Predicted 3D model of a 103-nucleotide RNA (TPP riboswitch aptamer (THI element)). It was read from a public genome assembly, where an Rfam model found it. Its mean pLDDT, the model's own confidence on a scale to 100, is 77. The model forms 95% of the base pairs in the Rfam consensus.
RNA sequence: AUAAAGAGCUAGGGGAGCUUUAGCUGAGACAGCCGCUUUGGCGGCCGGACCCUCAACACUUGAACCGGGUAAUACCGGCGUAAGGAAGCAGUAUAUCGCAUUA
Numbered sequence: 001a002u003a004a005a006g007a008g009c010u011a012g013g014g015g016a017g018c019u020u021u022a023g024c025u026g027a028g029a030c031a032g033c034c035g036c037u038u039u040g041g042c043g044g045c046c047g048g049a050c051c052c053u054c055a056a057c058a059c060u061u062g063a064a065c066c067g068g069g070u071a072a073u074a075c076c077g078g079c080g081u082a083a084g085g086a087a088g089c090a091g092u093a094u095a096u097c098g099c100a101u102u103a
Stems, first nucleotide, its partner, number of pairs: 001096003008089003011053004017024002030047001032045005059084003065078004
């Protein structure tokens, strides 16, 4: 000088399912407000928690997909090194290269 794990600062991205209401999976299935409604629910906004930020675990699409399993559900596996997907600053350990000094 360059690169740079972890930690840091700032900024950003994301989903909230199934259901016998007792539970299942998961890091996360929460609370509030508004609108619609066939009163079963559906959609939107906001906040909290959680996860993720260059990518072979955030998440989305393919997908009303394929195999297995379940009371049921991407529940598990496949697809999948798939196609997309939100990052900058600073700079330490460390690595490499160069220079100087000493023996």